[in-house]
RNA sequence: CGCCGAAUCUCCGGGAUGCCCGGGGAACGGGGGACCCAACCGAUUGGGGCGAAUCCUGUCCCGCGCACGGGGACAGGUAGGUUCACUCCUUGCACCGAGCCCGUCAGCUAACCUCGUAGGCGCAAAAGGAGGGA
Repeated sequence: CGCCGAAUCUCCGGGAUGCCCGGGGAACGGGGGACCCAACCGAUUGGGGCGAAUCCUGUCCCGCGCACGGGGACAGGUAGGUUCACUCCUUGCACCGAGCCCGUCAGCUAACCUCGUAGGCGCAAAAGGAGGGA
């Protein structure tokens, strides 16, 4: 200087002075929460939230009498997502396609209530179009 992300700015006080703690404001983001609407058949499975991170197939292993279902490891693909140093659109390359939380409970939802403002990284040599800036 820039990227992913809501995760930034500012004021006051304290501290060990570019940082930490506490409190306030703005801004951005999330959750809960009426009427109306939606849902309201059975079995199995509890259900739900943040996030792009869903879904499918195969191999091996576990348990098991077999099968089905389940769990684990690995591989391939995929809904979806990100970058390519002005913005948007199209195409292309590359990359991601995780993880965590609530705790039996929550559809939407005005008023209202409430929570977060972390963490992790490093492109520079993609093309075309439109717009803007210098």

c-di-AMP riboswitch aptamer (ydaO/yuaA leader) from a soil metagenome, 134 nucleotides, folded computationally. Its Rfam family is "c-di-AMP riboswitch aptamer (ydaO/yuaA leader)". About the family: This family represents a conserved RNA structure found upstream of the ydaO and yuaA genes in Bacillus subtilis and related genes in other bacteria. The prediction has a mean pLDDT of 77. RNAcentral holds the sequence, with entries from MGnify. The model forms 92% of the base pairs in the Rfam consensus.